[in-house]
RNA sequence: GGCCCCGUGGGGUAGUGGAUAUCCAGUUGGCCUUCGGAACCAACAACCCGGGUUCGAAUCCCGGCGGGGCCG
Numbered sequence: 001g002g003c004c005c006c007g008u009g010g011g012g013u014a015g016u017g018g019a020u021a022u023c024c025a026g027u028u029g030g031c032c033u034u035c036g037g038a039a040c041c042a043a044c045a046a047c048c049c050g051g052g053u054u055c056g057a058a059u060c061c062c063g064g065c066g067g068g069g070c071c072g
Stems, first nucleotide, its partner, number of pairs: 001071007011024002018055001026044005048064005
């Protein structure tokens, strides 16, 4: 330098054109308990950046940035 894959709450993860963006773990509050834990309920918290396509983009296209891999 070329090619391929990936980027989603603090962490992990699903979602590949339309729904309030999913679930786990976490934190906080409640409930329960003699206390704690577990269970249950509720809340908090995310689409890497810019542009394009579309009535509509996390999703498709282009560029950038970052990570991984292969080739030279």